[in-house]
Context: one part of a larger RNA
Formats: sequence, C1' cells, structure tokens
RNA sequence: GGCGCACGGUGGAUGCCUUGGUACCAGGAGCCGAUGAAGGACGUGUCUGGCCGCGAUAGGCCCCGGGGAGUCGCCGAGAGGGCUUUGAUCCGGGGGUGUCCGAAUGGGGGAACCCGGCUGUCGUCAUGGACAGUCACCCGCACCUGAAUGCAUAGGGUGUGUGGAGGGAACCCGGGGAAGUGAAACAUCUCAGUACCCGGUGGAAGAGAAAACAACAUGUGAUUCCGUGAGUAGUGGCGAGCGAAAGCGGAUUUAGCCUAAACCGUGUGCGUGUGAUACCCGGCAGGGGUUGCGUAUGCGGGGUUGUGGGACGUGGCGUUCCGGUCUGCCGGCCGGGAGCACAGUAAGAAAUGCGUGGUGUAGUCGAACGGCAUGCGAGUGGCCGACCGGAGUGGGUGAGAGUCCCGUAGACGACAUGCUGCGCACUGUGGCCGUUGUUCCCGAGUAGCGCGGGGCCCGUGAAAUCCCGUGUGAAUCUGCCAGGACCACCUGGUAAGGCUGAAUACUUCCUGGUGACCGAUAGUGCACGAGUACCGUGAGGGAAGGGUGAAAAGUACCCCGGGAGGGGAGUGAAAGAGUUCCUGAAACCGUGUGCCU
Repeated sequence: GGCGCACGGUGGAUGCCUUGGUACCAGGAGCCGAUGAAGGACGUGUCUGGCCGCGAUAGGCCCCGGGGAGUCGCCGAGAGGGCUUUGAUCCGGGGGUGUCCGAAUGGGGGAACCCGGCUGUCGUCAUGGACAGUCACCCGCACCUGAAUGCAUAGGGUGUGUGGAGGGAACCCGGGGAAGUGAAACAUCUCAGUACCCGGUGGAAGAGAAAACAACAUGUGAUUCCGUGAGUAGUGGCGAGCGAAAGCGGAUUUAGCCUAAACCGUGUGCGUGUGAUACCCGGCAGGGGUUGCGUAUGCGGGGUUGUGGGACGUGGCGUUCCGGUCUGCCGGCCGGGAGCACAGUAAGAAAUGCGUGGUGUAGUCGAACGGCAUGCGAGUGGCCGACCGGAGUGGGUGAGAGUCCCGUAGACGACAUGCUGCGCACUGUGGCCGUUGUUCCCGAGUAGCGCGGGGCCCGUGAAAUCCCGUGUGAAUCUGCCAGGACCACCUGGUAAGGCUGAAUACUUCCUGGUGACCGAUAGUGCACGAGUACCGUGAGGGAAGGGUGAAAAGUACCCCGGGAGGGGAGUGAAAGAGUUCCUGAAACCGUGUGCCU
C1' cells in the first nucleotide's frame, strides 16, 4: 500500500408522518371605485424584530344580538400592570374613526414628499402658524358673456348632475392581427382569424320574434345550448388538409313587444291668400272675421301587419257620472272621476310600504362501558361481560375508541342586515267586430347593378345568400325579397328602426365535499418571516430551508477544560431521542485486526 472483517465519523438516501399543495364536484356569490377603489407607504402594543389586526378615537370606539369564565392575537416566553358574573376576552350584524400615496383630482413632484388660494374657528401685541371645509380635467343640461365681422359663431364664465376617469382571475363582444409549423422542399393553401395588441359591457355577454326554413305536404314556426345528422354533403396545388346545413331527439318555457309613415290636434319658422266664396265637428238657423292654405320642424294622439296591415270613408255592437266642443236642438267627438278588465318593476313607464314564508351572515341540544392481565402509558390490541344506533363520516386523546373529548344523524335558533317567494296596497293601459276602393301610407343615397375585397363547407368557380369600400341607382301591394347563375310557374316571406327573461360560458372569491392525486429533489415557485433572500440599470429572473419527546420532564449538582466540548449524577420507555435532536443507506474519512506484497 492492497483486499477482507469489526467498530466509528461524516453525510442525509430510505421508511413512516403532514401543517401544504393538486384535480374535480355541488351550492353560494359574481363586480369594486371621486361617499376616493384595487394596491401600498408610514405609524399603532408598557417593554415589540417579524406576521396578522387596526389608523393620530390606531391590538382598538359605540349600539344590537350570541356566548358564559376566564382574559390582554401568533412566532414566544418573561417582567410589570390591567379587565372580568354590574357578563369581560371571543363570535355575528349595524355604525363611527380612517394619517400619507395611489384614477389621485388645489399647484408641483424623483409615489407615500414639497408649496399654496378661499371660507370659518383657534393661537399671537403683531407677523409667521394650527385645525375643519373647499379649490383638477372632460361630458351633458341651464344661464351669462362674447372676437376677427354687421347679425352671428368660435372662445370664456357661473350653476348643476347618484355623470365619466382607475382596478378586476377567467368567461363574452367588437377593432387590428403574425410566425415557427404542416404540405416530408415551397409560393396558393395550412397553422388561424389562433397567439398577441387595443377598445367595451355584464354577472353573464352575444343572438333573438322571419324580406326564415322547407317542399309539392292539410309541412315547421324567434333566439341560444346539447345529442344526432356526420367526418356525411361539399371544398381542396381535388395535395396537406378544411368541413357544414336542413331534419330528428332533448334543455328552457303560461315570451314576446315598442316604434317610423299615412291621418288628426297643437306650437314655432318661412312663403302665400284676401275683405268673403276660405275656415270655425255634421244637419237647420244665427253668429264670428284671418282664426285659412302650402311647406319645414318639434310635441301629443293614431298605428305596427303577410290567411297583407294600417290611415281615410262607412255599418253594427258597447257600464255610469261630470265637464268641454261660438250659440240653440239632435247626433258625434274630446277630457276627467268611479266601476270593470288586463298588465307590471324581465323588455315596453315607474317608485315605495305593510303582512307572511324560506334562506344566508353568530349559535343551541344531541344516545351508549366497565373489569382483568401485559406494558412507561390502555383506549384500540388480548381476555371477560354489557350498551347505543335516524348517530359504526371524520378528527383528537401517551398505541389501533360507535359508547372519553370535539363532532356526526336528527332537531332547534336572529335584535340587526342581505337575498328570495307569495298576498295586499300601489302604478300603468283599455273600445270591439265587419265592410268598400282607379284614394293615401307601409323605414332611400336604401335594395339592385358595375368594379375591388371579405365572410359563408364553398380557394372565382355556373356562385346564390351575407358584409365592407367605390361608382351608379329603383319600386310602395297590380309593390318588393328569397327558394344556389338566370327565366317562367309555384311556394315562402315582408328588408333598409329598436328592445327582450330562461336554457349557455367562466371562477378571482365564500362554504361544503371527493380522489386506484403528491407526500418535502414530490405536490404550487412558496408545507418554513416566498414572489422572500439573492441576481439584473431595467423589463425581468428567482431559490434553499419540514420531523426531540406523550409531556420540556430541554440535564439541578460534581469533575476536566480559557472556552467549545465531554465524563459522572439526574429526567425519560428510550439520551446510541440532548435543541447539529425519528429512522440514519451510499459515496468519502478514520481506528483496530487478519492475510498478501
């Protein structure tokens, strides 16, 4: 020195454990913000480093309710001092306070800082000063003022508003919009209208009440979502690929509505008419005297449809009372009240109260076991004998507990406040049916068409339907659109205005639950003072680190040592469990010994 054996050191694998994570399910909740959010800075405790709570009223203030003996949050003890059956601490509801920054908004600014104006109160002999309130911009509305420039307009100002601004995990809608890739290269194509950027709303959003489908049938009847149809019909350098719809079956479900126009009334602007022939509801008689007519526009009524509808004219039917319509009579029309009917805060208008029920935000009650032995310890385990069960889910307790504790099944509970159902109050609306036609209306720079694009299963194709740009440019029911070029017939519908609950999507958040999910190199990046330490100018990147024991009982006292550390003694079941602490593998390093050299 090598090999082997034994005993150690180091190290932290493995086993066991779990405070943490992960995936999913069900229910709830689904926006917050100038009444200052989200997120922070700095403070705040008797002594206070961090976390959490709170805000100069600062570990807290007030009220109401629950609860019932201790208590002054956690790491984490200690000292000191308090509070509490006159009900504290604690839990729930409501209120108050809430520094500074932050949309940040009096002005500024290198966030958490600096400097002001005005009003009021306070302080000082006075100035400086303190406190409370207020002062940004934009938009809408009303009013005032007011240039170039005469009227005006622009601009400026004052007041006012549940107005806007910023934040939010995903979902949703809109505006923009790639490339890697695939096509075994690559250009049309694909990836993909994806990623990403911007804008916007909501608890959902969007869509939605047929100018729809379908098809020769006595058809269906808004939209959305799911299944099927179907990887079909199609499309496609007919490559790679892309890829429907109708129909049928379900979810939801007493979901459908409002306008524009014709016409009537009325206000305003402009034009025009004329001395009665217009007009003043109709008939007759009287009376009035520009009240008229046209056009534009505002308001009120009317009206809303495809077996076409409506207006105008006309016929029939229809509660009551009062008033009006130049005068009188009759009829008609209009307005108001009552009654009746219908409807309603989900659309179209819109608030609020009372009663009652459910539910959430604290809680309450809640069955049944003893003995013996082993052992440190009994309660599972063993032995013996019982009991409860609408409760044998689960967790804890010195080892494995239905009957020890918390719970569980089941039953009960709210002053306050939230959500929700029902009833009443309350609020809104209201003629119906028919008929005639050479009358009027039925959404215009629209539909259509040319050109250029996009989107549809559809890549320009025979290319309909839908959308955009540009040019051109109709018709009003004897109209117009669609049924995949186009035409005829036939069938379906009625565009060019608007609103609309549910079935659907998602999960930052709250509550409960589940797992042939993980168990500390796993599972979240984070089981631990983690988005921390640390790195980077910055955007950004981003760790490691769990386990004594049932209980600190955490080794009084003695000895060696400067100490560290150790030896006794003691605790404990165990100290070879000693705060570097469960188990304690290997690499690696030693000590002893055997053999070989």